[in-house]
Parts: sequence; C1' cells; structure tokens
RNA sequence: UGAGUCGGUCAGGCGGUCGCGUCGGUGGGCAACCACCGCCGAGGAACGUCCGGGCUCCGAAGGGCACGGUGGUGGCCAACAGCCACCCGGGGUGACCCGCGGGACAGUGCCACAGAGAACAGACCGCCGUGCGACCUCGGUCGCGCGGCAAGGGUGAAACGGUGGUGUAAGAGACCACCAGCGGCCUGGGUGACCAGGUCGGCUAGGUAAACCCCACCCGGAGCAAGUCCAGACAGUGUGCGUUCGAGGGCGGCCCGCCCGAGCACACGGGUAGGACGCUGGAGGCAGCCGGCAACGGCUGUCGUAGAUGGAUGACCGUCGCCGCGUCACUGGUAACGGUGGCGCGGAACAGAACCCGGCGUAUCGACCGACUCAUCCA
RNA sequence: GUGGGUGUAGCUCAGCUGGUAGAGCAUCGCGUUGUGGUCGCGAGGGUCGCGGGUUCAAGUCCCGUCACUCACC
Repeated sequence: UGAGUCGGUCAGGCGGUCGCGUCGGUGGGCAACCACCGCCGAGGAACGUCCGGGCUCCGAAGGGCACGGUGGUGGCCAACAGCCACCCGGGGUGACCCGCGGGACAGUGCCACAGAGAACAGACCGCCGUGCGACCUCGGUCGCGCGGCAAGGGUGAAACGGUGGUGUAAGAGACCACCAGCGGCCUGGGUGACCAGGUCGGCUAGGUAAACCCCACCCGGAGCAAGUCCAGACAGUGUGCGUUCGAGGGCGGCCCGCCCGAGCACACGGGUAGGACGCUGGAGGCAGCCGGCAACGGCUGUCGUAGAUGGAUGACCGUCGCCGCGUCACUGGUAACGGUGGCGCGGAACAGAACCCGGCGUAUCGACCGACUCAUCCA
Repeated sequence: GUGGGUGUAGCUCAGCUGGUAGAGCAUCGCGUUGUGGUCGCGAGGGUCGCGGGUUCAAGUCCCGUCACUCACC
C1' cells in the first nucleotide's frame, strides 16, 4: 500500500418561527373547555412477536397419560431455544467462520433413475473346471448345459475394508504383513465432553432419526381487553334441565383426585359504549476498584424527566459539520493515483413507545474507533 | 393480544408417505376458410415468494424471513 476477519460507538449540532401531547401554575367560564407561561416528550432496533421471566387472575397449582419443547461438555443467568469457554465434525493459506452436535447391534419404514444385484445383496460382461455336439492346421475354437469364483470391467450418491503377498483349477480375510476403522480391557491427562498410548478380539458392522420411534431432562392455564374500584342505565318473557340420586363451575387436551355449588343452558326482548387505579424506579444506566480466560458477579460513588387512550413527539428557514458528483486554484508522484482549499448541485437511512424487563431474528444512508490475518515493497 | 392458512407458467389451480414440475384458459406458429371465429396439430413460457440447512437428491423436511389473508377475544 492492497485485500480481508472480528468487535464496538454514533444515528447530525446550534438558533429562530409555527404546530402537537402529558403535567404544573395563573386567568376566564355554571360546566364542557379556552387563553397564556413553564418543565418534559421514542429507538438501536421502540419492529417481528420467535423464546424466557416479572406482574395479575384462575384454586396456597396435586398425580398420571397425551401433545409439545430441549439435546456435545462445563459454567453464567431470575429464566431461556440466550451468552461465555472448551471438545468433536466441516470450511478457509490465515485472522476466523458454520453446526437442530443424544441414539442407526430396541424395533419398523425408505434408498428414485441407472444397474445383473441396493441390505444378512448380486453371475450382465468376465475367469476357471467339466459333460455333450460341431469344426479343425489336432494345440485349440465355437454352441448348448452343469458347477465353482465377488479378483477385474461396467452402473450408481452408496456395491459388504485398502495395498502387497501366500494360496488355488480360478478365486476369496481362506491365511499373513502393514494401514484405516469398530468393540472390550488397561494406563496416563482433563471437573467433563474428550484426547494420547498399550493390549486383546473378530476380520468390517452402508446411509437416513430436520422418517416413525427410543432415551434423558423440562413443562398447569390465561394474558394489562390480565385484574381491582367507582359512577350510571335497564324489563322482562318463553322452553328445557337441576337443588344432596348434584344441574353447572374452578379446568381452555383427557383421566383421577380436590374444591365451590343453587341455579344453569337456549331463544326473543331491553340497557351501557364513562371515569380512576394497575402505569412506570427496574434482575436500571454510567464510572472506578476487586474476583474470573470469558459470559458474569461483588463493593463504592453517581444519574434519574415519555406514559398517550383513536392514540402527542412534527414542519419550515438560517448556519455549522458529514458524504457524493462537477469545476477552479495550489500541490505530492516517472506514472497509475492522490492531498489541501474555494464555489455550485445533490444526499442523509431503517423505522416510531402503549404493562415492564432479558435475549434472539430482521431492516438500516452513512461516519468513526480498536484488535488481528494474508500478500507485496522498504529498513 | 392470541391462533391458523396461502405463496408453483401471464391468470386460475394440481403436485400424497422426498426421486428429472403438470392441467385448463391465455400467447405464438401451421393447417382448415374467400376472410375472421370455431376446430385440429404443434411450440414457447417456471429464481416453485426469498435466504440458509438436512439428504446422494428438496416444490415437498427443518430454521429464519417477506408479502397477502382468515378467525377469535
């Protein structure tokens, strides 16, 4: 200098004019409300609602089954499908990245096309032996049949270990050596996943569980329209079932168990469309020190101002800053290509609270910072 | 707030327990006709919404995401 990997920060500043919402104050109004002044007024994702929790209610949430979820190991956390570190497998020259990463000797299913044969496989070509027949240059060749062979060819994503040798009619883990891989045992290291080494065994055990399934662990349900209070309105009628032989409900998958229990279900008709609390200070942010590889934890100090309810947080102008393009001047360099300043034009995203947090995922014009890797050049 | 469904050719839809994506209408060409339509024959046309993964192999299975849509309180 070029190419790249990982992590983090910001999300324009200031001033003016107009406008919106909550709250407070003053004034006006019987009231609804209006006018003025003051304070405050979106985010890193407020988004998607994919997980987890707080909170509230159901009953102080019990047992079993089903459904569902999770899935290497150790740790962190209120909890999690999140995070950190490590292990294993895969990719990359590397920094680093990716993995729904338990089980395929519990059982079942599937493996298209091609191919002879696709799962305790398979004689199409081929190799070997042999019977009969034909031909013949009498060595053999061809045809039909019987039997042996998984070494070679060919198909496929995958053909039941690989290489070399012994052996044989031809062959074959049939046997041997080495290698790969599997299982058992032992030794050493590690908390562990696992790693390294040794020894024995039989010679080889296909893939797929993001197919059913099996194993281990987890799980009661609903959601701020939860839930509580206040004010106000109205009109009942009919049918069916039931009151200890229990309708119905808690219970929103089913069963058991427990509890409440005198009303319940359907149809027609009638009324309401208000207010308040919950409502924001919480597993909170920032800084320093300590422990830890880290996630994170502990201590001390400090900050603290959105809470609407058809839903406010905006628009314009000026100026400064940022980026892109054009142009002019100066300037570095042999060149490619840059640097500084002036002027003009253009651009500035994704998106917006609605009970609150912790994560994940996704969207995002751009700018900046830090750590690291590779290539080339110079010293 | 909660729970479902759909996305495949220009349009409307098939595609089952994974195995070379089809139908009808439309488009184009040829034939039939004096011409057009009808009819007959033939042809073209597909990022299977998008991105990743599992598998030998993905429209199909899994994860994420986008758009549309339905139901309930």